[in-house]
Context: one part of a larger RNA
RNA sequence: GACGAACGCUGGCGGCGUGCUUAACACAUGCAAGUCGAACGGUAAGGCCCCUUCGGGGGUACACGAGUGGCGAACGGGUGAGUAACGCGUGAGUAACCUGCCCUUGACAUCGGAAUAACAUUUCGAAAGAAGUGCUAAUGCCGAAUAUGAAAUUGCACGGCAUCGUGCGGUUUGGAAAGCUCCGGCGGUCAAGGAUGGACUCGCGUCCUAUCAGCUUGUUGGUGAGGUAACGGCUCACCAAGGCUUCGACGGGUAGCCGGCCUGAGAGGGCGACCGGCCACACUGGGACUGAGAUACGGCCCAGACUCCUACGGGAGGCAGUAGUGGGGAAUAUUGCGCAAUGGGCGAAAGCCUGACGCAGCAACGCCGCGUGUGGGAAUGACGGCCUUUGGGUUGUAAACCACUUUCAUCUAGGACGAAGCGAAAGUGACGGUACUAGAAAAAGAAGCACCGGCCAACUACGUGCCAGCAGCCGCGGUAAUACGUAGGGUGCGAGCGUUGUCC
Numbered sequence: 001g002a003c004g005a006a007c008g009c010u011g012g013c014g015g016c017g018u019g020c021u022u023a024a025c026a027c028a029u030g031c032a033a034g035u036c037g038a039a040c041g042g043u044a045a046g047g048c049c050c051c052u053u054c055g056g057g058g059g060u061a062c063a064c065g066a067g068u069g070g071c072g073a074a075c076g077g078g079u080g081a082g083u084a085a086c087g088c089g090u091g092a093g094u095a096a097c098c099u100g101c102c103c104u105u106g107a108c109a110u111c112g113g114a115a116u117a118a119c120a121u122u123u124c125g126a127a128a129g130a131a132g133u134g135c136u137a138a139u140g141c142c143g144a145a146u147a148u149g150a151a152a153u154u155g156c157a158c159g160g161c162a163u164c165g166u167g168c169g170g171u172u173u174g175g176a177a178a179g180c181u182c183c184g185g186c187g188g189u190c191a192a193g194g195a196u197g198g199a200c201u202c203g204c205g206u207c208c209u210a211u212c213a214g215c216u217u218g219u220u221g222g223u224g225a226g227g228u229a230a231c232g233g234c235u236c237a238c239c240a241a242g243g244c245u246u247c248g249a250c251g252g253g254u255a256g257c258c259g260g261c262c263u264g265a266g267a268g269g270g271c272g273a274c275c276g277g278c279c280a281c282a283c284u285g286g287g288a289c290u291g292a293g294a295u296a297c298g299g300c301c302c303a304g305a306c307u308c309c310u311a312c313g314g315g316a317g318g319c320a321g322u323a324g325u326g327g328g329g330a331a332u333a334u335u336g337c338g339c340a341a342u343g344g345g346c347g348a349a350a351g352c353c354u355g356a357c358g359c360a361g362c363a364a365c366g367c368c369g370c371g372u373g374u375g376g377g378a379a380u381g382a383c384g385g386c387c388u389u390u391g392g393g394u395u396g397u398a399a400a401c402c403a404c405u406u407u408c409a410u411c412u413a414g415g416a417c418g419a420a421g422c423g424a425a426a427g428u429g430a431c432g433g434u435a436c437u438a439g440a441a442a443a444a445g446a447a448g449c450a451c452c453g454g455c456c457a458a459c460u461a462c463g464u465g466c467c468a469g470c471a472g473c474c475g476c477g478g479u480a481a482u483a484c485g486u487a488g489g490g491u492g493c494g495a496g497c498g499u500u501g502u503c504c
Base pairs, nucleotide, nucleotide: 001503002502003501005500006499007498008497009496012370013369014368015367016366017365018363019362020328025326026325027324029323030322031321034071035070036069039068040067042064043063046062047060048059049058050057051056078281079280080279087206088205089204090203091202092201093200094199097198098197102194103193104192105191106190107189108188110144111143112142113141119134120133121132122131123130124129150173151172152171153170154169155168156167157166158165159164179186180185207253208252209251214244215243216242219241220240221239222238223237224236225235226234256278257277258276259275260271261270262269263268283304284303285302286301287300306317307316308315309314334360336359337358338357342356343354344353345352346351373404374403375402376401384395385394386393387392408445410440411439412438413437414436418431421428422427448493449492450491451490452489453474454473455472459488460487461486462485463484469476470475
């Protein structure tokens, strides 16, 4: 000097930040991922209309519970356990790769079929739920046709970086939602290119330890096969016996990495909270499914530990999301408001959802700013306190007193920007009656903490008597202690001041 700090004493206001560093300990409760009726069959509830025996019935589609279907749920948010690794950083490569939504270009959209949920009904079960039968729709599923082009193979030309790449021609394979519409449009399929996002490979860099010296059998390489979006011992069969290592292999310990942050003149050292990028993880371990994409936090299956419900047969759960609870700890906040803005998902849109986010609350935890009055003044220096050589000195212009001001806080009145958005219009702001502006009143409501032997700015008195105590180091205290305790005075900082811890 610095801090995500804690503790002690003290504490007026505002702005901007920051706030479980410990138990990746266990979690009550609410919320955190939905949306689309302009894909579909429909109509539980509400609105509107009609009928009514007032029980209800019918219609409409304003609208829509549940269901089929589409997109999203792989983003956003959290944490740092694991990981010493192509994990990260940086620079290259992929002639070995994938990429939904988006953009550009070209071509196309023909003809059919079978189901199934919802629904109805039956049955089982305490529940979670499950099973049977019957009916029906689609942008759900299946079959056929078409093929510019694509894939495989082959011929020619050109090119290159080993395998090969590009263009032109021949033979075999598979793909459309003909949908919706408010008639504006929105969608669908194939192919090429782009953009974006990802995957893989390599060079270099990346903590301590030799009281760890040898390690390795899919191990190292080859041939063939399987698998993958893709190369590859990635996996498998066979063959060879290789591969790494004192330039530290292997083992052990510790640790997410970086942009950065702190310190320092720099070199360097330390750290990796907040914010941003990458990685890993989601009760513990394992596994696949779906999908353009999966560590699948709020998906599935299995095993385990734990908790809960149970009719004992069987079921349910996963806060390292946001609040909150217990526990641990020196220690870290509200079970708040709002989608008004920004961003995201869905939708043609209105809109819906959004604990992302925007705000508010709590905390001097940090930084910054402001205030606690200003001028004069019994001053030929009040009272009181303290000291004293008893003369006085000091507190001290300090107070009283006089004149003035009103920041902040308080009260009253007015009152935003953020909305240049959305919407046909009406309207629409959580923050917020906040910021800000004007006015009113009164010095009125607002100062402490540490230190005073030297280092180190600041000294006396009393008490104590190697006691009580102080102390960062040197050291102080045993009867005149500037070092302990108290008082007066002083010094330093100031809404803070000290102490402790850690780093330079």